A computed fold for a 371-nucleotide RNA from Kineosporia corallincola, annotated as Bacterial RNase P class A. RNAcentral holds the sequence, with entries from ENA. It is recorded under the gene name rnpB. Taxonomically the source falls in Kineosporia (Bacteria, Bacillati, Actinomycetota, Kineosporiaceae). The prediction has a mean pLDDT of 77.
RNA sequence: CGAGCUGGACGGGCGGCCGCGUCGGGCGGUCCGCCGCCCGCCGAGGAAAGUCCGGACUCCACAGGGCAGGGUGGUGGGUAACGCCCACCUGGGGUGACCCACGGGACAGUGCCACAGAGAACAGACCGCCGGCGCUGCCGGUAAGGGUGAAACGGUGGUGUAAGAGACCACCAGCGCUCCGGGUGACCGGAGCGGCUAGGUAAACCCCACCCGGAGCAAGGUCAGACAGGGUGCGUUCGAGGGCUGCCCGCCCGAGCACCCGGGUAGACCGCACGAGGGUGAUGGCAACGUCACCCCGAGAUGGAUGGUCGCCGCAGUGCCGGGCUCGCCCGGCACUGGCACAAAAUCCGGCUUACAGUCCAGCUCGUCCG
Repeated sequence: CGAGCUGGACGGGCGGCCGCGUCGGGCGGUCCGCCGCCCGCCGAGGAAAGUCCGGACUCCACAGGGCAGGGUGGUGGGUAACGCCCACCUGGGGUGACCCACGGGACAGUGCCACAGAGAACAGACCGCCGGCGCUGCCGGUAAGGGUGAAACGGUGGUGUAAGAGACCACCAGCGCUCCGGGUGACCGGAGCGGCUAGGUAAACCCCACCCGGAGCAAGGUCAGACAGGGUGCGUUCGAGGGCUGCCCGCCCGAGCACCCGGGUAGACCGCACGAGGGUGAUGGCAACGUCACCCCGAGAUGGAUGGUCGCCGCAGUGCCGGGCUCGCCCGGCACUGGCACAAAAUCCGGCUUACAGUCCAGCUCGUCCG
């Protein structure tokens, strides 16, 4: 210098004017509920998105345990939790940095394996090979050779045979079992024995291990307002229901309570903005992350505010001019642009996934040249 890999940060800036929303202050009005005007502070994101996982919170249900159903799936850690993250193992890809894997079990059982092919699972004679015969062929043997296929029941060499075959032998591959060594573990390395060979598929049923109650902030609660009641059941000292409480017992309150049908309303407030929060430093850990100290934290709409415009600057594109030169780019100046992405909170967090113009930083790899 060229080509890459991984991780992280940012994602236009400043100012003027106008507009919108919350809050605070002032003035005015008021039917005391608030309303109007003025001033001031503040006012979207890395994904606010998809709503796909996991939780907090709220209400309902709930003894324990089991069945059904759903989910997860190498191992060890992290975490409030997870299907997330980190490290490692195994398999695969890349020269490499590094990347990818819904990665338990196919000797528990069942099912399935398109097309082609003779035959697709304890298989199979289409061609070929060998033998026989009643010889254009038929019968028998044969999985060595050919052909089909994603896949055809180990590979090479030899013995053997009519031709052949793990039928037998040697070596190799692979499988199972036992033992030894290393590792927390997945697993790795080694030795011995065995029978000679075992197909794939579990995002097919299934088996194994572990996890899981349901609904969601329109949760739920308080107040105000409006309306039209009716039915059924239980109950009023034989005590419904409520409070203390998870339950029993006990104590207290106690005349209503529960469900269904019908009718009415569409207001305000709480929940609701300090939280598993962020930053810096120290420290433990390979890391995810934990612990400690200090510092910081001003959106809260509810048909839903966060916008518009102008000026300057930055970046990008195009054109012109000047300069450099390794002849295709680089540098500088000026002008123009209806160029500056993806997209916008709605109870709040942790993730994942998807979208994204462009810019910056850090570490690493490969190639070429020079020293």